[in-house]
RNA sequence: GCCCUCGUAGCUCAAUAGGACAGAGCAUUGGUCUUCUAAACCAAGGGUUGUGGGUUCGAUUCCCGCCGGGGGCG
Numbered sequence: 001g002c003c004c005u006c007g008u009a010g011c012u013c014a015a016u017a018g019g020a021c022a023g024a025g026c027a028u029u030g031g032u033c034u035u036c037u038a039a040a041c042c043a044a045g046g047g048u049u050g051u052g053g054g055u056u057c058g059a060u061u062c063c064c065g066c067c068g069g070g071g072g073c074g
Stems, first nucleotide, its partner, number of pairs: 001073007010026004019057001028044005050066005
C1' cells in the first nucleotide's frame, strides 16, 4: 500500500433481503422482603447505532470517504 471483517447502553451481545417507540442479559439507582447484608421480586434511568456525507417518503440495515480494532497478501 491492497483485500476481508468488526464498531449498537458502563460491559457482553441481539435486531436488519430498508418501515412498529432500537432491545436482552449483567451492572447502576430506587422500592418490597430481611435484625442487617446477600439472594429473590418490582420499577426506573442510561443510545447523535464509530464519524462525515449520499440514496430514499423512510437508513442500525444500502453506497462513498475518514477514524479505530482484528485477520490476510505484498

Transfer RNA from a Chloroflexota bacterium, 74 nucleotides, folded computationally. It matches the Rfam family "tRNA". By type it is a transfer RNA. The source organism's lineage runs through Bacteria, Bacillati and Chloroflexota. RNAcentral holds the sequence, with entries from ENA.